[in-house]
Context: one part of a larger RNA
Formats: sequence, structure tokens, C1' cells
RNA sequence: CGUAUGGUGAAUGCCUUGGCUCUCAGAGACGAUGAAGGACGUGACUAACCUGCGAUAAGCUUCGGUGAGGCGGAAAUAGCUUUUGACCCGGAGAUGUCCGAAUGGGGAAACCCUAGUACGAUGAAGUCGUAUAAUCCACCGAAAAGGGAAGUCAACCCGGAGAACUGAAACAUCUAAGUACCCGGAGGAAAAGAAAACAAUAGUGAUUCCCCAAGUAGUGGCGAGCGAACGGGGAUUAGCCCAAACCAGUUUUGUUACGGCAAGACUGGGGUUGUAGGACUGUAAUGUGGACUGUAAAUUUGUAGUGGAAGCAUCUGGAAAGCUGCAUCAUAGAGGGUGAUAAUCCCGUAUACGAAACAAAUUUGCUACCUAACAGUAUCCUGAGUACCGCGAGACCGGAGAAAUCCUGUGGGAACCAGCCGGCACCAUCCGGUAAGGCUAAAUACUCCUGAGAGACCGAUAGCGAACUAGUACUGUGAAGGAAAGGUGAAAAGAACCUCGAACAGAGGAGUGAAAUAGAACCUGAAACCGUACGCUU
Repeated sequence: CGUAUGGUGAAUGCCUUGGCUCUCAGAGACGAUGAAGGACGUGACUAACCUGCGAUAAGCUUCGGUGAGGCGGAAAUAGCUUUUGACCCGGAGAUGUCCGAAUGGGGAAACCCUAGUACGAUGAAGUCGUAUAAUCCACCGAAAAGGGAAGUCAACCCGGAGAACUGAAACAUCUAAGUACCCGGAGGAAAAGAAAACAAUAGUGAUUCCCCAAGUAGUGGCGAGCGAACGGGGAUUAGCCCAAACCAGUUUUGUUACGGCAAGACUGGGGUUGUAGGACUGUAAUGUGGACUGUAAAUUUGUAGUGGAAGCAUCUGGAAAGCUGCAUCAUAGAGGGUGAUAAUCCCGUAUACGAAACAAAUUUGCUACCUAACAGUAUCCUGAGUACCGCGAGACCGGAGAAAUCCUGUGGGAACCAGCCGGCACCAUCCGGUAAGGCUAAAUACUCCUGAGAGACCGAUAGCGAACUAGUACUGUGAAGGAAAGGUGAAAAGAACCUCGAACAGAGGAGUGAAAUAGAACCUGAAACCGUACGCUU
């Protein structure tokens, strides 16, 4: 060095209980009736772990489903239970130690301590059990009683506050970015929203979202970059309520010639807009519609389930679902399992049915609530420290610019429908609108979670960190960091018995099995590395 044969080692192949990314539905909260999350317990044999449960403790009651076994993962033994219906599945209840918002007081969480009152147990003293006892509140109430809040939770949403690295090839305006982080608040969505809007001589008609307009107009140490709108096309469509004038009632205050008058507060009616409207005066109407408060009924759906077609034989083999031969069903030839590849063996599938109880939606009936016209125009009303202006900041595509518009800290400060605001400085004409009060579904965003399904996604160094006792072991004072680890066989049939041996190590026989070079350090078993035998070469 070669050939053969082993050891070690774990790659590779095959597999999948687990993941990843989505789709369609559902749900979008839980909590002082004590949550989320835990501690400690709980088993005939249970020491530990997971799961379940709570001193009624792998469970109790009841109503349904199902129908022969059951006593969790998890074997074995002992025993028990079950057709008087167990176990299991679903609905509704009961119990539910201690900590935790933790709430009688305290506290180094799962512990310590207590007063009064009421009820109860015990033979007294006493002890024990149950109930009550925290704080705050713009609510109700004279007070007490009662009611509400708190705390947790993945993303989405609104508001407050708000960086730097970075880019500009340095850096300061600028960018990153109103991003990250922090705080507050809400909902199943949130926010926005019914023009003091756009537009331009023509018109549109609340908001939101998508496509285009458009990387355009702009902005910018005119650098890096940032970046609209009009208009067009779609998704979805829905509009309303107060304040005030005026009327009535109650009440308070002031005044009084005690007859009243005036002002304020509260309640009810009225009323809600730009072609201005309303009050007011006159005429007319009792019905229509609605975005649905409550109740009743029906239907549908969900939370267990039920029926559900059709194949045999030879051969090979350890095993038939394979091959061969002859058949069958199909509104079912989706999928999975079964000793190899099964439409016809099993579970299912297509399809047709099903609820004592609970929940949701829809429809219908009744009902709460809301809802209308015409004419006249003398008088009254139509949101004030507001609009607007100066100064200082911020938001808009707009970095102070010729800078409109919006928001506001500060100082001034109107008009009152013959009014006021806007149309990118400002003025005129023209046009559009009616601020300084409020509500509003849908189209839109998200997925901690439930069900059904999908994948030119992964297949154990991959895929979630986690296919296994995984946020475990372990590390760190702590915040925090954070693994490795899957596969006997169809079935344990998991090797009785014998021998060697100190042996419960290991080995050789025997036996099981298709196979034991499948023997539990268990599928396959590459290479590095280490042997043994033989051969060749120096």
C1' cells in the first nucleotide's frame, strides 16, 4: 500500500407525533359572585414529573348523547365499579385551601395578628366554624344600605411626552422620525364624519379605505432627501340631536303701593338652518317612516351525536392491501389506519337526519323612543374672552418664505343676518359656506384565542428557543441569558433454562422472531480514527 473482516463514530436515506405561512368562519375579553398567574395539597399500592382536581380535592349533582367496558400519561399487583347504563362526550350547577388588584390590620407573596356584632357546635371557662370589617367616586340617597372603579391581557386604535445611532460619503439646518422607548385611555374595531368643504364662470355634495393622478406640483445647506392636492375609477353608503328665541310649571333672591314686578336656577314643551332657518301670527294633519328599548313566538345556526353503498379466490411472502382471475358500489375513487401499495377490511367520505339544556342571529306581532306641511315678515333668536390681530412655537407638500389655512403659550380684542368666514400675502368683483355645542352603522386595521381547511413550506444542526420532564436543565446578586435530547419489532413474542465469571458486569449456548450484525448503548449505519488476518513493496 492492497484485499478481507471488525471496532468506534455518527453522516446519509426513509419516517413524523411538532412547527411555519395563509384562507374561510367564529370570538374579540377575564375580574370584588375574587381574574390573569401561582403556592400547597389531592392517588389502594404514588417517591418524583406532566395532566386533572381543591379538605366534596384524577373528583360531587342533574339534564341530554352513547352502549360495554372502566379505574389519566403509565406498565404490573391487589381490589373495586358497571345493562338498576358505568367510563367517555356535551349543557347547566355545587365544592373551590392559601397567595395574588388582594380589599379587617400587618408582611420578607403563598405567612402572622385581631376587635365588635349576628348565627351555630360543644358540659362550663374557653375554643372552633360561618358572615361582616380596605380605599376612591363628577352616580343614587338625609344617612346607612345599595351601585360603580381598581387588576390582567397578543396585535390593531386614539391621545400625551419623545431620542440617538444612521444618511448627508465629515458636520451644524436637514435626515433617521413624530420612528423606537415611556405614560394615559378605549373598542371589537378605534379614529374621522354630515361643509364657516372643494372648485372655477362648469360644477361636486359627510367620513373612511383602495387604484390612478404621481414620484407630478412643490419643498430642500435647491444637498441628502421629503413629497401633496384637484380630478377620475372603485369599496361602502345614512343621516341626526342640542343651546337660544317663545310658552308653561316649580323654586330662590331682590323690591313692593302686598295686587304684583324683575332677575336667577331647575324641569317640561318648542326648535335646529344658508334658496337662510326658527320663534311669532294664521291655515292644515293623527298618519308615515326609522339606524330597535323591552317582551312573546317561530325559524336557522352552534355547543354531544345517528344512519351511511360495494370482494372473493389462486400464487409469492413472516404478513397481501402486491400479481393473476372473475366481480361490485359510486351524490361516497377526500384522507387516515390495518404485518408491503385497499373505493368495496376498519375509521371515515358524499349525502340524509338529530337537542332535555344553554347561547347567538334572523323574521314577525305588540311596545319604549324619534320623525312631517303651507302662507305672512313688523319684532326677537341663531354657540364670546370666541373670531381676528401682534409676539413665540407647532401641523400642513410648504425648512419664514410673497405665505394663505389649521392648532395654540402670551398680550390685545370684534360684528350680530343690511351680519360673519373662505376661495394661498393684500384689495375689488364674483362664487362657495354659516365657526366658536354634540352623536352617528358600513366599507378599513389586527389575531393571545376556537373550528374547518390549504401549501411548487420544514422534516430533528431543518421547522417555533422548545416534535422529548422547554422557557425545562444550567448561567447570572439581578435585569436577563438559555441549551442538548426523536426512531427495537407487525406484535414484547423484551431472551425460560444451562455454562464461564467475584458479579445485579460481560460473554457463549439455548429459545423468540422474517430478521438479533433488529437485544433495549436497539431502523439505515458513510467518513475521519483504531484493530485483526493474508498478500505485496522498501
Model confidence (mean pLDDT): 81 of 100. Predicted 3D model of a 538-nucleotide part of an RNA (large-subunit ribosomal RNA, domain I) from a soil metagenome. The RNAcentral record of the full RNA draws on MGnify.